[in-house]
RNA sequence: UCUUAUCGAGAUGGGCGGAGGGAUCGGCCCCGUGAAGCCCGGCAACCGGGUCCAGCUUUUGCCGGACCGUUGGUGCCAAAUCCGGCAGGUCUGCGGACCUGAAAGAUGAGA
Repeated sequence: UCUUAUCGAGAUGGGCGGAGGGAUCGGCCCCGUGAAGCCCGGCAACCGGGUCCAGCUUUUGCCGGACCGUUGGUGCCAAAUCCGGCAGGUCUGCGGACCUGAAAGAUGAGA
């Protein structure tokens, strides 16, 4: 970089640290009642692993579903990916509100 799946659930506590953070732009927020970062802790179930069931296969095995949450590999732990940005649509008191999709982004798996 490409392909593909998911993104309104959950964790949000402690220690070190000491001013930023929420990708980007706009908005709106979080933050010395302690930001980022690191460590511990926690959540989850994408991959790996395990249990059970069905199908195929004379074996090894392949494949699908449900469940578990493991001394494994990642990820995640304010707010819907915090909201919007682009396109289409519905309503409107013309200020705006709402719906759908895309784009962008994040994470996993594969190339």

The RNA shown here (SAM riboswitch aptamer (S box leader)) has 111 nucleotides and comes from a soil metagenome. The model forms 97% of the base pairs in the Rfam consensus. RNAcentral holds the sequence, with entries from MGnify. Its Rfam family is "SAM riboswitch aptamer (S box leader)". Gene Ontology term of the family: regulation of gene expression. From the family's description: The SAM riboswitch is found upstream of a number of genes which code for proteins involved in methionine or cysteine biosynthesis in Gram-positive bacteria. Model confidence (mean pLDDT): 82 of 100.